[in-house]
RNA sequence: GCCGGUGUGAUGGAAUUGGCAGACGUGACGGACUCAAAAUCCGUUGAGCUAAUCACUCGUGUCGGUUCGAGUCCGACCACCGGCA
Numbered sequence: 001g002c003c004g005g006u007g008u009g010a011u012g013g014a015a016u017u018g019g020c021a022g023a024c025g026u027g028a029c030g031g032a033c034u035c036a037a038a039a040u041c042c043g044u045u046g047a048g049c050u051a052a053u054c055a056c057u058c059g060u061g062u063c064g065g066u067u068c069g070a071g072u073c074c075g076a077c078c079a080c081c082g083g084c085a
Stems, first nucleotide, its partner, number of pairs: 001084007010026003019068001027045006046058003061077005
């Protein structure tokens, strides 16, 4: 230099193949149980806005595009992995 693959919460990893993003697990936090702990069980767990909740808005590496609608399709770029030279 050329070709291919991957990129989603703190983390592993889903999203039924364009139609409610984050299921499920791990971790964290709160609670139950316990003399106390471990294990187990229950609940919560992206951000903004708000006194707070609801609602609303944003959020899939970055920036654009297609579309009524994009994590998913298209383009460029970035990072990592692999192959060829």